Record summary:
Transfer RNA from a Candidatus Parcubacteria bacterium, 71 nucleotides, folded computationally. Taxonomically the source falls in Candidatus Parcubacteria (Bacteria, Bacteria candidate phyla). Its Rfam family is "tRNA". Rfam describes the family as follows. Transfer RNA (tRNA) molecules are approximately 80 nucleotides in length. Rfam classes the family as a transfer RNA.

RNA sequence: UUCGGGAUCGUCUAAUGGUAGGACACUGGGUUCUGGUCCCAGCAAUCUAGGUUCGAGUCCUAGUCCCGAAG
Numbered sequence: 001u002u003c004g005g006g007a008u009c010g011u012c013u014a015a016u017g018g019u020a021g022g023a024c025a026c027u028g029g030g031u032u033c034u035g036g037u038c039c040c041a042g043c044a045a046u047c048u049a050g051g052u053u054c055g056a057g058u059c060c061u062a063g064u065c066c067c068g069a070a071g
Stems, first nucleotide, its partner, number of pairs: 001070007010024004018054001026042005047063005
């Protein structure tokens, strides 16, 4: 340099173009003599900028970063 893949709550991981969900963690409450376990509730995210579309995490273009292959 070229080609391919990837980027989603703090972490991991889902989501046929149609309400962005789950687990762990965290916070509050219950339970307990205390802690842990367990139960209930809550908090929290689509890499960036454009485009297509009634509607984009998803499709298209450019960019940033990471991984792999070729030279």